A computed fold for a 73-nucleotide RNA from Leptolyngbya sp. NIES-2104, annotated as transfer RNA.

[in-house]
RNA sequence: GGACCCUUAGCUCAGUGGAUAGAGCAACCGCCUUCUAAGCGGUCGGUCAUUGGUUCGAGUCCAAUAGGGUCCG
Numbered sequence: 001g002g003a004c005c006c007u008u009a010g011c012u013c014a015g016u017g018g019a020u021a022g023a024g025c026a027a028c029c030g031c032c033u034u035c036u037a038a039g040c041g042g043u044c045g046g047u048c049a050u051u052g053g054u055u056c057g058a059g060u061c062c063a064a065u066a067g068g069g070u071c072c073g
Base pairs, nucleotide, nucleotide: 001072002071003070004069005068006067007066010025011024012023013022018056027043028042029041030040031039049065050064051063052062053061
């Protein structure tokens, strides 16, 4: 320098162009327990990397940029 892949909650990840964007773990509260752990219930937590475009409608499609990764040279 070139090609390809990834970027969604604190972490690991789902999410067919149309639902109020979800799960597990973590955190917090409660139940249970003599206490802790485990278990159960709930709560909180999101600029869907950034900008622009397409569309009636974008996390999803397109482009550029940024960051990370793999391969080639």
The RNAcentral record of the sequence draws on ENA.